RNA sequence: AUCCGACAAAGGCAAAACUGGUGAAAGCCAGUGACGCAAAGCUACAGGGGCUACAGUCUUUAGGACCAUGCCAGCCAGUUGCCGGU
Numbered sequence: 001a002u003c004c005g006a007c008a009a010a011g012g013c014a015a016a017a018c019u020g021g022u023g024a025a026a027g028c029c030a031g032u033g034a035c036g037c038a039a040a041g042c043u044a045c046a047g048g049g050g051c052u053a054c055a056g057u058c059u060u061u062a063g064g065a066c067c068a069u070g071c072c073a074g075c076c077a078g079u080u081g082c083c084g085g086u
Stems, first nucleotide, its partner, number of pairs: 003085003012037002017032006035074001041079003047076002049072003056066004
């Protein structure tokens, strides 16, 4: 270095829920909280996949369909990294 991840050590992050804020929504921010995570660090224009649909287009009796410039990395993934083991 590659690969691997304990019964280690030092630590780190923080699901759901609740409260407040923000957004059309998905979601995001903050506090409380801890389901879990060896990357639950970063990257959405490296790539795949997923969510929402304001506006727009089409249709329509209420309504519905399509669609990302919006969003998700704690879906796969790319990339960087702590400690240790072989």
Molecule: c-di-GMP-I riboswitch aptamer
Organism: Paenibacillus mucilaginosus 3016